Overview
Predicted 3D model of a 107-nucleotide RNA (SAM riboswitch aptamer (S box leader)) from uncultured Saccharofermentans sp.

[in-house]
RNA sequence: CUUAUCAAGAGAGGCUAGAGGGAACCGGCCCAGUGAAGCCCGGCAACCGCGGAGAGCAGCGGUGCCAAAUCCGGCAGGACACCAAAUCAGGCGACCUGAAAGAUGAG
Numbered sequence: 001c002u003u004a005u006c007a008a009g010a011g012a013g014g015c016u017a018g019a020g021g022g023a024a025c026c027g028g029c030c031c032a033g034u035g036a037a038g039c040c041c042g043g044c045a046a047c048c049g050c051g052g053a054g055a056g057c058a059g060c061g062g063u064g065c066c067a068a069a070u071c072c073g074g075c076a077g078g079a080c081a082c083c084a085a086a087u088c089a090g091g092c093g094a095c096c097u098g099a100a101a102g103a104u105g106a107g
Stems, first nucleotide, its partner, number of pairs: 001107006011041001013040003020031003025074004042066003046063005070101001075098004080093001082091002
C1' cells in the first nucleotide's frame, strides 16, 4: 500500500507493584484501592495454515483477542424534536447512512 472483518465470544486464578486505564488530540462517559498498568496461567475463536479434490464439523499450529459497538462523539449527507427568531442566519439533542482515523488477519 491492497483487501476482508470490526453489536458475537472469552477467569470472583496467581505473581509483582502501587495508580492508573479505556490507541492519539479535543469533548463526553466509564473502569480502577473490593487494587489500574505489567507478567504468568487460564480462556475465546476472527483470519491464515495443516492431513487426501471440495464442503461441513472437530483438532492442532501461527497471529490475534478476553468491560462497555472500534465505549460514544468530533467530518459529510439525510430525515426529526426542541430553543431562539419578523426573515435570513443561529443554537442544541438524539436517529439513519457513509467517510476519515484506528485495530486485527491475509497478501
Source information:
The source organism's lineage runs through Bacteria, Bacillota, Clostridia, Oscillospiraceae and Saccharofermentans. It matches the Rfam family "SAM riboswitch aptamer (S box leader)". Clan: SAM clan. The coordinates come from a structure-prediction model, not an experiment, and the mean pLDDT is 77. RNAcentral holds the sequence, with entries from MGnify.